[in-house]
RNA sequence: AGAGUUUGAUCCUGGCUCAGAACGAACGCUGGCGGCAGGCCUAACACAUGCAAGUCGAACGAUAAACCACCUUCGGGUGGUGGACAGUGGCGCACGGGUGAGUAACGCGUGGGAACGUACCUUUUAGUACGGAACAACCAUUAGAAAUGAUGGCUAUAUACGGAACAACCAUUAGAAAUGAUGGCUAAUACCGUAUAGUCCCUUUGGGGUAAAGAUUUAUCGCUAAAAGAUCGGCCCGCGUCCAAUUAGCUAGUUGGUAAGGUAAUGGCUUACCAAGGCGACGAUUGGUAGCUGGUUUGAGAGGAUGAUCAGCCACACUGGAACUGAGACACGGUCCAGACUCCUACGGGAGGCAGCAGUGGGGAAUAUUGCGCAAUGGGGGAAACCCUGACGCAGCAAUGCCGCGUGAGUGAGGAAGGUCUUCGGAUUGUAAAACUCUGUCAGAGUUGAAAAACGGUGUUUGGUCUAAUAGGCCUUGCAUUUGAUGGUAAACAUAAAGGAAGCACCGGCUAACUUCGUGCCAGCAGCCGCGGUAAUACGAAGGGUGCAAGCGUUGUUCGGAUUUAUUGGGCGUAAAGCGCGCGCAGGCGGAUUUGUAAGUCAGAUGUGAAAUCUCGGGGCUCAACCCCGAAACUGCGUCUGAAACUGCUGAUCUAGAAUCUCGGAGAGGGAAGGGGAAUUUCUCAUGUAGGGGUAAAAUCCGUAGAGAUAUGAAGGAACACCAGAGGCGAAGGCGCCUUCCUGGACAAGUAUUGACGCUGAGGCGCGAAAGCGUGGGGAGCAAACAGGAUUAGAUACCCUGGUAGUCCACGCCGUAAACGAUGUGCACUAGAUAUGGGGGGAAUUGACCCCUUCCGUGUCGCAGCUAACGCAUUAAGUGCACCGCCUGGGGAGUACGAGCGCAAGCUUAAAACUCAAAGGAAUUGACGGGGGCCCGCACAAGCAGUGGAGCAUGUGGUUUAAUUCGAAGCAACGCGAAGAACCUUACCUGGGCUUAAAGUCCCACGAACCCUCCCGAAAAGGAGGGGUGCUCUUCGGAGAAUGUGGUGAUAGGCGCUGCAUGGCUGUCGUCAGCUCGUGUCGUGAGAUGUUGGGUUAAGUCUCGCAACGAGCGCAACCCCUAUUUUUAGUUGCCAGCAUUAAGUUGGGCACUCUAGAGAGACUGCCCGGGUUAACCGGGAGGAAGGUGGGGAUGACGUCAAGUCCUCAUGGCCCUUAUGUCCAGGGCUACACACGUAAUACAAUGGUGCAUACAAUGGGACGCGACCUGGCAACAGUGAGCAAAUCUCUAAAAGUGCAUCUCAGUCCGGAUUGAAGUCUGCAACUCGACUUCAUGAAGUUGGAAUCGCUAGUAAUCGUGGAUCAGCACGCCACGGUGAAUACGUUCCCGGGCCUUGUACACACCGCCCGUCACAUCAUGGGAGUUGAUUUUACCUGAAGCCGUGGCCCUAACUUCGGAGGGGAGCGUCUACGGUCGGAUCGAUGACUGGGGUGAAGUCGUAACAAGGUAGCCCU
Repeated sequence: AGAGUUUGAUCCUGGCUCAGAACGAACGCUGGCGGCAGGCCUAACACAUGCAAGUCGAACGAUAAACCACCUUCGGGUGGUGGACAGUGGCGCACGGGUGAGUAACGCGUGGGAACGUACCUUUUAGUACGGAACAACCAUUAGAAAUGAUGGCUAUAUACGGAACAACCAUUAGAAAUGAUGGCUAAUACCGUAUAGUCCCUUUGGGGUAAAGAUUUAUCGCUAAAAGAUCGGCCCGCGUCCAAUUAGCUAGUUGGUAAGGUAAUGGCUUACCAAGGCGACGAUUGGUAGCUGGUUUGAGAGGAUGAUCAGCCACACUGGAACUGAGACACGGUCCAGACUCCUACGGGAGGCAGCAGUGGGGAAUAUUGCGCAAUGGGGGAAACCCUGACGCAGCAAUGCCGCGUGAGUGAGGAAGGUCUUCGGAUUGUAAAACUCUGUCAGAGUUGAAAAACGGUGUUUGGUCUAAUAGGCCUUGCAUUUGAUGGUAAACAUAAAGGAAGCACCGGCUAACUUCGUGCCAGCAGCCGCGGUAAUACGAAGGGUGCAAGCGUUGUUCGGAUUUAUUGGGCGUAAAGCGCGCGCAGGCGGAUUUGUAAGUCAGAUGUGAAAUCUCGGGGCUCAACCCCGAAACUGCGUCUGAAACUGCUGAUCUAGAAUCUCGGAGAGGGAAGGGGAAUUUCUCAUGUAGGGGUAAAAUCCGUAGAGAUAUGAAGGAACACCAGAGGCGAAGGCGCCUUCCUGGACAAGUAUUGACGCUGAGGCGCGAAAGCGUGGGGAGCAAACAGGAUUAGAUACCCUGGUAGUCCACGCCGUAAACGAUGUGCACUAGAUAUGGGGGGAAUUGACCCCUUCCGUGUCGCAGCUAACGCAUUAAGUGCACCGCCUGGGGAGUACGAGCGCAAGCUUAAAACUCAAAGGAAUUGACGGGGGCCCGCACAAGCAGUGGAGCAUGUGGUUUAAUUCGAAGCAACGCGAAGAACCUUACCUGGGCUUAAAGUCCCACGAACCCUCCCGAAAAGGAGGGGUGCUCUUCGGAGAAUGUGGUGAUAGGCGCUGCAUGGCUGUCGUCAGCUCGUGUCGUGAGAUGUUGGGUUAAGUCUCGCAACGAGCGCAACCCCUAUUUUUAGUUGCCAGCAUUAAGUUGGGCACUCUAGAGAGACUGCCCGGGUUAACCGGGAGGAAGGUGGGGAUGACGUCAAGUCCUCAUGGCCCUUAUGUCCAGGGCUACACACGUAAUACAAUGGUGCAUACAAUGGGACGCGACCUGGCAACAGUGAGCAAAUCUCUAAAAGUGCAUCUCAGUCCGGAUUGAAGUCUGCAACUCGACUUCAUGAAGUUGGAAUCGCUAGUAAUCGUGGAUCAGCACGCCACGGUGAAUACGUUCCCGGGCCUUGUACACACCGCCCGUCACAUCAUGGGAGUUGAUUUUACCUGAAGCCGUGGCCCUAACUUCGGAGGGGAGCGUCUACGGUCGGAUCGAUGACUGGGGUGAAGUCGUAACAAGGUAGCCCU
C1' cells in the first nucleotide's frame, strides 16, 4: 500500500466482499511447563448456610471460672489479680467493599466564584470550680408460642443527664462598625488600672479597639472555649457533553421585585403581596437511548467506536415515601410507614432483604473455591499490648489473554521398507527413519534452601531530658531474642533417561500451498466471484504441500481499508443529485481612504491540566511479559503583559458597486374595451340529378322525402394565413389580425444627485402550461368517454363514420409536467472567427448600402483549460469568490403511517421490514432492424426442361417383428455411409457350442509338418483308424528353425458407451472477397488508423487522395486438360504420290491425320473515343483464340460443441464360461400409410419393321474372348488372337432412307400375373439377373407449391468403368445431335462494403412487460381485544417533619406563680391506592391491500430497431 466482483471487451460512477488490528468473549478439534494479568457483558432475578464492624476495664457499676491474700460461725465472706457473657458510656459504624437500575442533569469534565460547615489531626491562647436528680445492668412480679415486652424496687465522684457560676452569652443602650456602657452573676479567678510582642477586628486609611497566667498532681491522657491551619464537604457560574422536527410551541412558583420564614450557607428553597414576565428554529417542550471521565481500541492523522479490570466523580442498596441520630446520612449488613415476595406460627402475631466474600437455584453461547492468613500493606478501637478486618496478602479452578521455554542435537544413502503417484523408466515422502555419537532445558525422584521482617514487645546497653532525686517516666544509640498464610515455595546441587511432551486450519482466484481415487446439479462446499450434470487442483478421502503453533480455526462485535458523509478530503449537463420561477424577513458574506479600540488573532510569562496509562532514557526479576525511577507529553482552560497587519466594533471621508435624473428609440411584455376579413359548419331560397363520402381496400354514414355540386342571403362560435426569421419580449409558465386607453421591465447616450444604500436567501409570500374541479354563460370546428363499421386468432386499439364532457368567456380552486439548457443566483478574470436583433460614435455618400469601432442581447464554429467520455469552451461544464438548494447502491417507494393543504381528484413532507450483487453513465467491437445508401449471384425477371398427379425402382419416417443391426435430420439427412445384404458380408434375432480363447507375443512338455478314410451331428464340434519323416548345424550324444497338440499365466478380444474428452478426415457459409500483422500515429482505455474516401474491377483488382508506411494468409498468376501452330520422333498409328491387296493387306514413305515430348502464341501489345494526361471502360484492326478464351485442381481467418469412437487411431468408462468367439437357420428384402430422389411413360418432333452412316473415354489373364456351329432367345459348344495405338469387349444410339400405324387407353404405355427356360453360384423358397410365350394395371401432361440451367450450356441420344461369382433405373466418366432467353435490379432468397439506432453479446430462434393460478416471506389497513408508559381533574390520605391551641401526664431548675419536657388531638404537605377521561408505543385479529422471491404454469406482446401506431412526462 491494496485486491475480487456489473461488460464480448473498455473507461467511469457505485455498492457488496476480502486481506489488518483488537476482545472480560463463546463454540469445534487438540493440549507439555512456567511467569504476569484478567474471569456473570444475560435476570438491579430469587436466595439455604457461614463469614464480611467492631473496640475501649487507663470512663462506669456489677462480676462467672481460675489464682493470691485475709477473715470465718467452715456454709462461706471480704479484698486483690484477672478479664469471659451481658449492661451504661465513648469513638467507629457516613470509611473500606459491591453494582450501574435510574439520570441527557451543574450528573460528569474543565476553568472560575462567594454567602458556608468541618469529628479525629496540627499550632497558639485561655479555662477545666460546684453541687444535684435519674436510668440500665441487677432483684421481684407478670404478658406472650415466639419476637419482644410491661409493672415495681436498688445503684455510679459516672468522661451519661440536668442545673447554676465565671468567661462566653442574652437583653437594653451608644456607635458607621469594631466595640463600649448598664443589667442579669460572683466565694475566688472576676472586676478595675497600666505596659506590651505577635495575632485578630474595624476604619473616613489619619487611626481606633481588644488579652492573660490558675487548679491539681506521681505523671500523663483528656475535656471546654477562642483563633488559625490542614483535610473533607455543601452551594453558584462560563464552556463542553447522544438521537428524533413524522416532537413547534412550552411555562402560574412559572420570571422578577418587596417583606418574612427556613438553612451551615446564597437563592421561589418556602409563604404573602405586587408586576407580567421567562424559555424557544443557535431547537424550547416531548419521545427514545445512556452512568460521566482519566482512559481503551482503531487510524498516517483528523476522526470513529467504546467506558471490563486500575483510578477520580456520581447514583443506588427488595420497590416507593419519610425523617431520627450525628461533625458528617435522609444511612448496603440503622429506624418508621406502605407494597410485592419468602419464611416461622400455638393463627393471636412475628421475622427477612448477598448490586459485601464464598456458595445455591434460575437465566444464558458464557464467566471460578461454601479455601488459607492477618506474616505484609491499609483501616477501626485502644495509652499500649492487642482485638477486629471475605479490604488486603496468598493459594485453588479454566489455554481466557500476554510473555517465555520445551517436545532434542550432530552424523547418517543400501536414497531401506511401507505409503502415494507414474509416461512403468522412475519420482516423492526423504537425512526423514533405522543405525552411530552426543546433550540434559522442562517434567520425574533426591539433597540443600533464600528474600519478602520493618515496626512493635522483652532483656540488656549509650547519651540526653523532666526532677531535689543515683525513684520513675519520656526521647535516643547499639546488641540479643521473638513474629511467614504463601511454603519446604523461588533458587541451587548431584542423579537416571531421548526417555514423558504436536496439533489445528488451509491448498480455484483474491491468498502461500497439487496430485490420485470416490461421487455424478446427487451428496455436499461457499467470505465474494462461484464449484458439482462421468476425466472436479473448488464436494468426500488419501498422499504430498503451505501457514501458524500449545495452540489452531469458526462465530460475534469495533475501527481500518471506505476520500463509501469528504474540516483535512467528494459531488450535482447525461451516472444519485439545481427547488418550475421570482420577491424578500432572519442569517451568512460584503468596495476605497483614515482615527480610535482590542472582542477575534498573534507573542511572552504564569496557574492549572490528579495518579496510573502512552512515548523516551535508565534500572529490577536469567530474558520477555510485568514492575520501579526519571523526563517529556497531556495539542485544553484561566490570569497578567504586549503587538495592531487582517476580521469585528467605532468616528470621519470618498465614488469605481448600487440607485436616482434627463433624453431617445425597439419589442407577439401584461390588463381592458372596441373593430375586421378569410375559412369551416348550420339554416333559407334557387339551379340540377344520382350519386356523395371514406379507405391500402371496404363498410357503417348522407342521398330520389332530392344529397353531393353551383349560386344568393342569414346566423353563430372559435382561431387569426401571407409578413414570420436559428427574429423579438418576458423571472418562469408563456406571448402573434387591427385600433384606443391603463401599465411593468430592459437597453443606449449624457450633465447632475445620493454615498455602500450591496449579493445571496432557511422559513414566508406571490406567480405558475395542459388536464381536472365548482357556479353561471357559450358551443362553429376539434374531440376523451361512448356507439357503429372495418382489420384481426382475438382487437375493449391503430383506420373509418358519428359523437358527449372538454376545449371558449367570467369568477373561484388546483399547484403539478421530460415546468429541460435535464446546467441555481450574483460578481470578476481568461485567444479568436462569423451571423443576426436594438442603440451610439467615426468615416463615407445625393441617399440607401458598404467599412471601422463601442454597449446590450441571441446563435454557430473554435484555442487554452476542464471532462469518465460525449462534449463545454467570454451566454463555460475554464479559473476564483459569496450564499442557497440537493445527493450517498438497485428494488421495496416517491409507497405506508402521521401531519399540513385541497370541494374532490390529489399534492407536499416522507420511512421501515424484506430482497439482490449488482443497478447505472459514456464510449468500443460485433450482431441484428418490418433503418438508409452502394454492389453482386440462375437471386428475381425473360426463357427451356422438369418435380408435385400414375405405376415401378430406391432411400427415409412410421408401424410391425424374435430380429426387422447401426449411423445420417432444414439448406448442409433421405439412389446418404452402401463402388453392389441369397450364404459370407453382418454388426441384429433364434438355437447349438468354446473359455488363455478364432487370430498375435512370451515360457514349459510332447510330437516334425502333412496326407487319407470312417462314425455322429444342421453345422461348428466330437470320436476312431491308417500313412508319413523332410531342412540347418553337429564333437554324431544331440541342438535349432518352422509347424502342430497340451499346460501355465502375463495377456487377448469387444461394429460395447462417450464425436459434448480427442486426432485425422469431411460438409457448410463460399471460390464469397475477405481475414490479419509489424512499426508509426491517435485515444486514459477497449480500440481506431492502415482496410475509410473519389473512381474502377470478377476480385482488399488497380489507381488517385489521405498519419500512415510496409507485410502476411486469401484474389490473380504459376499447375493440368482443351482450342491454333512449329519442331522432334514415326510403331501397333497414317497413306498424298509409286507399286500391291478382298482389306494400309504388304513394299515404300512420314507430307497429312494421329500419338507425345519440347516450344511459340494473347500482353489491353496496337489504333480511335471516353475518363482526372490515372486506373480502367467502349469500339476497332490483326489473329485459331481478345480482354481471367473455355474447363479443372486449388477452399484465407473463422462459424455451426455441424458429421464420423461402425474406415482408422485414441483418453476414460464398461464386459471377461461373455457385450468375446465358432456354427446353422432366419432377419436387414416385412407393409393400412407419409415424404424425398431417380428411371419409364402418357405418344405422331411418336411407335413398330427393314435398310444404312458417323464417336469418344475406358476395361481385359481366376480375364476379354473373335470366327464358326446349335438354340426364337437368354445362352451353350469350340477356343483363333491378345498382358493390348497390334487381339478383344465393340452393336454406338439418336440420325438418315423406305414402309406401316392415324388420335384410339391405341400397333401408346408397360406394371402385374401365369407358364417355360438360361446363367452365376455349395445353394436362387424366403431373396438374383436375364430370355421366350401369354397377360396388358395405372396413366391422355399433373392442385397448392417447387428444382435445375446463360453455350457446345439446357434438352436429348447412346457408350464405357468401379464395385462384382451373379445382380445397376444408382454412381463416376465418355462422346453424338444441339436450342431459347436475359428489358432490367422494384420485389423474394443469399452475400459484400459504408452508415444509423439498439435496453441484443447464447448476439432477434435475442431481450423483455403486466394480469391470472400455485407456494412462501415480510409489511400496511382492519370491527375490535389486550398490555406498557405517561398525563389533566378529582377522591383517599400511612409514617413523618413542621405548625397549632384547648386537654392529659411530668425526676432535676424554680422567686413555688411557673419554666421546660412528653402524650393523644387538629391542620398543611404527601407515598401507595382508586375513579372518569386523554395521549403515545407495542402484541394480537375474521377479512383485506399492494410488495418481494420462486421450476420449463396460463394469456397476450407493451418496451428495446422507424420494435412494426416513435417513445416518454403531467393530467